[in-house]
RNA sequence: AUACGUGCGUCGGGAGAGCGGUGAAUUUCAUCCGCCGAAGGAGCAACACCCCGGAAACUCUCAGGCAAAGGUACCGAUGCUUCGUG
Numbered sequence: 001a002u003a004c005g006u007g008c009g010u011c012g013g014g015a016g017a018g019c020g021g022u023g024a025a026u027u028u029c030a031u032c033c034g035c036c037g038a039a040g041g042a043g044c045a046a047c048a049c050c051c052c053g054g055a056a057a058c059u060c061u062c063a064g065g066c067a068a069a070g071g072u073a074c075c076g077a078u079g080c081u082u083c084g085u086g
Base pairs, nucleotide, nucleotide: 002086003085004084005083007080008079009078010077011076012075013074018033020032021031022030023029024028034066035065036064040062041060042059043058047053
C1' cells in the first nucleotide's frame, strides 16, 4: 500500500402480533385478558470432554413489542478506524 474479515457510522430495504377492556389523567400512567419475535437476554444438538465449553432465523418470552410514527435481527451500498490474516 492492498485484499478479505472484525468493530463503528451513514443511506436504502426491513416482518409479526387487539387502533381490546377498565380506572385516573392535557400528552401519559396503571391494571386485566388475548397475542408477537427480528433489540437485548436465556436454553439446548452435534462436537469435545477431567473440568470448562458448545450455533442459530430453533425454543422460551425475563425484557421489548401488538393503528400510525419510531425502533428492530438481517440484506445491499458506502465511509471511518482498531484489530486479525494473506

Description
Predicted 3D model of an 86-nucleotide RNA (Glycine riboswitch aptamer) from an Actinomycetota bacterium. Its Rfam family is "Glycine riboswitch aptamer". Rfam describes the family as follows. This family represents the bacterial glycine riboswitch. It was read from a public genome assembly, where an Rfam model found it. The model forms 90% of the base pairs in the Rfam consensus. The coordinates come from a structure-prediction model, not an experiment, and the mean pLDDT is 77.